[in-house]
Context: one part of a larger RNA
RNA sequence: CUGCGCGCCUCGGACGCUGGCGCAACGCUCCCAUCCGGCCCGUCUUGAAACACGGACCAAGGAGUCUAACAUGCGUGCGAGCCGGUGGGCGGCAAACCCACGAGGCGCAAGGAAAGUGAGCGGUGGGAUCCGAAAGGUGCACCAUCGACCGACCAUGAUCUUCUGUGAAAGGUUCGAGUAGGAGCAUGCCUGUUGGGACCCGAAAGAUGGUGAACUAUGCCUGAGCAGGGCGAAGCCAGAGGAAACUCUGGUGGAGGCUCGUAGCGAUACUGACGUGCAAAUCGUUCGUCAGACUUGGGUAUAGGGGCGAAAGACUAAUCGAACCAUCUAGUAGCUGGUUCCCUCCGAAGUUUCCCUCAGGAUAGCUGGAGCUCGCGCAGUUUUAUCGGGUAAAGCGAAUGAUUAGUGGUUCCGGGGGUGUAACACCUUCGGCCAAUUCUCAAACUUUAAAUAGGUAAGGCGCCCGGGUUGCUUGGUUGAACCCGGGACGCGAAUGAGAGCUCCAAGUGGGCCAUUUUUGGUAAGCAGAACUGGCGAUGCGGGAUGAACCGAUAGCCUGGUUACGGUGCCGGAGUGCGCGCUAACCUAGAUCCCACAAAGGGUGUUGAUUGAUACAGACAGCAGGACGGUGGUCAUGGAAGUCGAAAUCCGCUAAGGAGUGUGUAACAACUCACCUGCCGAAUCAAUUAGCCCCGAAAAUGGAUGGCGCUCAAGCGCGCCACCUAUACCAGGCCAUCGGGGCGAGCGCGUUGCCCCGAUGAGUAGGAGGGCGUGGGGCCCGUGGCGCAGCCUGCGGCGCGAGCCGGGGUGAAACGGGCCCUAGUGCAGAUCUUGGU
Numbered sequence: 001c002u003g004c005g006c007g008c009c010u011c012g013g014a015c016g017c018u019g020g021c022g023c024a025a026c027g028c029u030c031c032c033a034u035c036c037g038g039c040c041c042g043u044c045u046u047g048a049a050a051c052a053c054g055g056a057c058c059a060a061g062g063a064g065u066c067u068a069a070c071a072u073g074c075g076u077g078c079g080a081g082c083c084g085g086u087g088g089g090c091g092g093c094a095a096a097c098c099c100a101c102g103a104g105g106c107g108c109a110a111g112g113a114a115a116g117u118g119a120g121c122g123g124u125g126g127g128a129u130c131c132g133a134a135a136g137g138u139g140c141a142c143c144a145u146c147g148a149c150c151g152a153c154c155a156u157g158a159u160c161u162u163c164u165g166u167g168a169a170a171g172g173u174u175c176g177a178g179u180a181g182g183a184g185c186a187u188g189c190c191u192g193u194u195g196g197g198a199c200c201c202g203a204a205a206g207a208u209g210g211u212g213a214a215c216u217a218u219g220c221c222u223g224a225g226c227a228g229g230g231c232g233a234a235g236c237c238a239g240a241g242g243a244a245a246c247u248c249u250g251g252u253g254g255a256g257g258c259u260c261g262u263a264g265c266g267a268u269a270c271u272g273a274c275g276u277g278c279a280a281a282u283c284g285u286u287c288g289u290c291a292g293a294c295u296u297g298g299g300u301a302u303a304g305g306g307g308c309g310a311a312a313g314a315c316u317a318a319u320c321g322a323a324c325c326a327u328c329u330a331g332u333a334g335c336u337g338g339u340u341c342c343c344u345c346c347g348a349a350g351u352u353u354c355c356c357u358c359a360g361g362a363u364a365g366c367u368g369g370a371g372c373u374c375g376c377g378c379a380g381u382u383u384u385a386u387c388g389g390g391u392a393a394a395g396c397g398a399a400u401g402a403u404u405a406g407u408g409g410u411u412c413c414g415g416g417g418g419u420g421u422a423a424c425a426c427c428u429u430c431g432g433c434c435a436a437u438u439c440u441c442a443a444a445c446u447u448u449a450a451a452u453a454g455g456u457a458a459g460g461c462g463c464c465c466g467g468g469u470u471g472c473u474u475g476g477u478u479g480a481a482c483c484c485g486g487g488a489c490g491c492g493a494a495u496g497a498g499a500g501c502u503c504c505a506a507g508u509g510g511g512c513c514a515u516u517u518u519u520g521g522u523a524a525g526c527a528g529a530a531c532u533g534g535c536g537a538u539g540c541g542g543g544a545u546g547a548a549c550c551g552a553u554a555g556c557c558u559g560g561u562u563a564c565g566g567u568g569c570c571g572g573a574g575u576g577c578g579c580g581c582u583a584a585c586c587u588a589g590a591u592c593c594c595a596c597a598a599a600g601g602g603u604g605u606u607g608a609u610u611g612a613u614a615c616a617g618a619c620a621g622c623a624g625g626a627c628g629g630u631g632g633u634c635a636u637g638g639a640a641g642u643c644g645a646a647a648u649c650c651g652c653u654a655a656g657g658a659g660u661g662u663g664u665a666a667c668a669a670c671u672c673a674c675c676u677g678c679c680g681a682a683u684c685a686a687u688u689a690g691c692c693c694c695g696a697a698a699a700u701g702g703a704u705g706g707c708g709c710u711c712a713a714g715c716g717c718g719c720c721a722c723c724u725a726u727a728c729c730a731g732g733c734c735a736u737c738g739g740g741g742c743g744a745g746c747g748c749g750u751u752g753c754c755c756c757g758a759u760g761a762g763u764a765g766g767a768g769g770g771c772g773u774g775g776g777g778c779c780c781g782u783g784g785c786g787c788a789g790c791c792u793g794c795g796g797c798g799c800g801a802g803c804c805g806g807g808g809u810g811a812a813a814c815g816g817g818c819c820c821u822a823g824u825g826c827a828g829a830u831c832u833u834g835g836u
Base pairs, nucleotide, nucleotide: 040055041054042053043052056836057835058834059833060832061831064339066196067195068194069193070192071191073189074188075187076186077185078184081106082105083104085101086100087099088098089097110117122146123145124144125143126142130137131136148179149178150176151175152174153172154171160165199338200337202335206328207327208326209325210324211323217302218301219300220299221298222297223296224295225294226292228260229259230258231256235252236251237250238249239248240247241246264289265288266287269285270284272283273282304320306316307315341770342769343768344767345766346765351364353362354361355360365508366507367505368504369503370502371501372500373499374498378496379495381494382493383458384457385456386455387454393448394446395445400442401441402440405437407435408434409433412432413431414430415429416428417427418426419425463487464486465485466484467483468482469481470480472479511535512534513533514532516530517529518528519527520526540551541550542549555733556732557731558730559729560728561727565723566722567721568707569706570705574720576719577718578717579716580715581714589709600694601693602692604691605690606689607688608687609686610685611684612683613682621678622677623676624675625674627651628650629649633645634644657672661670662669734760735759736758737757738756739755740754741753742752771825773822774821775820776819777818778817779816780815781814782813789809790808791807792806794805795804796803797802
C1' cells in the first nucleotide's frame, strides 16, 4: 500500500419486521328491495317435484363393534430356526426389565389306507446382470419344456433263503400337497371370510313355569223376587133325553213352558240422539217376554290345546280361530326402514353357469388396490393374400312344395252325346294325362349368390446348405419328425399406442330407451331376442314443458369462435335479400323423437304428361235443317225411333240413328246425335302432382309455448349477415399423473426445490391424504393482569372438514407437538327421552 474479516460510529436503501394515526375504494361483511335462473329433502326404484312412503321445530342419545380361527398384502424382530411355557431376580407375590431350564407349538421330508419305505451341483428355449470396441460370451430370480431322484401303483424278477421272505440290474403313456445348496417363526396393521346377538331397530310364530271364573259360560248348594185383566182343561153339581152304553144343556171349577200387560229381564226399528260422548256401547221413543227351559244375591266346581258352550268359534277380567304374566330371548327374518366429518384419484353391474333357484346366494364377467417382469412384443384400425359360410337378393319356361290362364296332342284312362245290333268302330264333347308356354309364391325350397361380420398369415420358433437318429413312412437312406454343425440377407405392408403376468377384494347378478334387424300378438307407452349407442351413474345449450331426442360430454376464471337451434314482440340476434305457392266462417298453417288422422272426393288454384280438334273456320253462343223405303221384323189388347227381343240395311243428301231424352192408351208434338249459316282463335278429354277445401262429433274455458301473423311472423327453395353452450382456440390459477434437472464452506432440507407436458363428469364400490371428539404416555406451554364454555352486523387462513385472532359474557381450569387407545362425528330410522 492492497485484499479479506471483526468491532464501534455515522449515513443511505428495502416490496422485510413493527408501533401509532386515518377510514378512501371497483375490497370485506351484513340488511332491505327489484330483475333473471331455480319444483322438496331422504328413500325403494328402469324411472319421483310427484296424487309413492318417512319428515312440525329444537336439544341430548342413537347403528360394521369385540373375540377366535383362517387367507392375501404391507411393516418389525430373529433366522434353520422362531415363540415369556415354567421357575427365579429387581419390583408393590401389577406390569415393563433381566436370568436359567428345556416341555410344547409351527418350521426343517415326503409319499402311502397301512405295514413299511424314503430324495440334492441336469439339458434346452426365453431371461436381468456382468465382461467385451464389436462379434460374441456369461447366464440370477422367474417362466416354459424334457430328463433324473423319493414314495404310491403297474410290470419284471438275478442272488440268497429257515420256503417264507430278501429283493440286484433294468422298466412304465399312471398318481403325489415331493427332492433338485432350505425360509420360516413370532408380532402389529389394513382388507376379506366363517362362528359367535355380530351394523342397528322390527315380526307372525315356538318352548318352559306360573296367575286368573270379582267380567262372562255351565252345573250343584242355599236364599230372594214376579201389579191387574183375558181365555176357561180335568174333576164336580143340577136339568133333559135314552132300555142301556152314554149323549146334550146350564153352572161350578181354575189347569196352562196359554194370552194382554206393570216391575224385572231383554234389545226390533228410527240405520234417531251422542259420536275429543254422560258412556272404550250410553240416551230417547218404539219393540220382545213377563209363573217359567223365569229373574237374581251368596257359596261352590270346571283353567289355556284346557275349561265352558240351547253352537255364535260364542265366553274364559275392555284381550280369544287358543287368555294373561315371566323366562328361553338381544329368538329368527333371503323382508321393510335407518346407518353420523372433508378433499383427491379410479370407477361398475343388472350378463354366464349351478342351486327346493325366480324379492336370495355361489360361480365367471365387469371394477379397484397391491405389486412383479420387461419392450420386435401389442391392437374393437386399414391394406394384401387366403379360408369357411347359404342370410339379403335372385330363381321357379332349374330340383322340392304351392299356384292362375289359355294352347296343342292322342297310344292310354274316366264321364256325356250322335251314327250304329255291336265293335279297342267312326264322329263330337268334358276331365285326367302328355308337350311347349303363361301368372304368382316359400322361416323349416333352391341351381346361383352378395354386402357386413369371422378365422389365419404378413418371418430368427424364419430361410438355405450339409450331416445324423427313428420301431413312423417309402420300391428305395425315399420322405416326415426331431437333433447336430455351418451360411447369408439385415428384417419383409400401413397406422397407432408402452405391453405382459401374479395375488387379494368390493359392488352387481330387478334394468330401461333409441336407430336398424327380428319373434309372438288385431294392437299397445305390450311381451321376448340381436348389433351398436345412450339413460341408469350426467350436469350444460336446444326441443315452451321433459331420464333416453339433437348438439356436446363438465376443475376455478377471462377473452375470442362455433354446434344444435334460432333472429316481429315476449327474447339475445334480420319486420334481411331473391323466386314460387297458399285465402282456408264448425276449425288455414307453422320444424326430428312428438303429442295423430285415413280411404275417398273437389270445374278452389298452380304446374306436368298423354291423346285429340282447329283459319279446308274448330270449341262455346244464336239460328236453320234433322228426310224417304217404313207404322222395318218378331212379340203384344196396343208398340208408329223411344215396354220388350233379335237384327240394325238401302236411297236422297250439306246432314239426319231402323234412333239420345221429354211425351202419348197408341199417334202427334218437342229435343239430341248429325249437317249448315252467323261469329273469328284457340279448344276439348283423360291422367298426374303441389298448396287449399270436404271427409273431421265429447263432455271445466284453452292453447303453432303465448301474443299475434296474410306479396307472412305460413309452406317449398337459394343466398348473406347476426345471436348463443360448461363444446373448440388462447391465457392465468388449482389438483392429479408422467418426464427431466439440482447435494457448493458447517448443519438441516430429496416427504424438498426448479422446469416441461398431459389430464380433470360420476351412483354402487375401492384406494389415498386430511379435519374434528373422549381417555392415556412423553415433551412443551396458557390461566384471577381472567381458563373452559357461550354470544358476536368484528378481522383473517384453508378447495374443504375446520382453524386462528378481536370484542362481550363468564369465573377455574385449559391447550400445542409426537405416540397409544376408543362406547369417536347425525337430518331422516311412523327412531328414544325432554322441551316448544